[in-house]
RNA sequence: AUCUUAUCAAGAGCAGGUGGAGGGACAAGCCCGAUGAUACCCGGCAACCGACCUAUUUACAGGCACGGUGCUAAUUCUUGCAGUGAAAGCUGAGAGAUAAGAA
Numbered sequence: 001a002u003c004u005u006a007u008c009a010a011g012a013g014c015a016g017g018u019g020g021a022g023g024g025a026c027a028a029g030c031c032c033g034a035u036g037a038u039a040c041c042c043g044g045c046a047a048c049c050g051a052c053c054u055a056u057u058u059a060c061a062g063g064c065a066c067g068g069u070g071c072u073a074a075u076u077c078u079u080g081c082a083g084u085g086a087a088a089g090c091u092g093a094g095a096g097a098u099a100a101g102a103a
Stems, first nucleotide, its partner, number of pairs: 002102007013042001016041003022032003026080004043072003048068003052063003076095001081092004
């Protein structure tokens, strides 16, 4: 890098630390950022996989947060293609992200 399945409207430090310029995947828009963003550490959130606990028809369900991930501005920030609609918008797909698995 490819394929399959599932999820993407909730949640998570505005006085934590380091560090100093761009960042929000791509394009356009619109935003965030020297009142210090993005990133890293700490903290936190969630519960996909494993462990453990409970009940059980042994399929599944509930719990926990110990291990592996993930996430922690804005709905995946919005749109990008198609359908519908007078419009606002709605629906689906695509793209992207994450988890688990396959080759």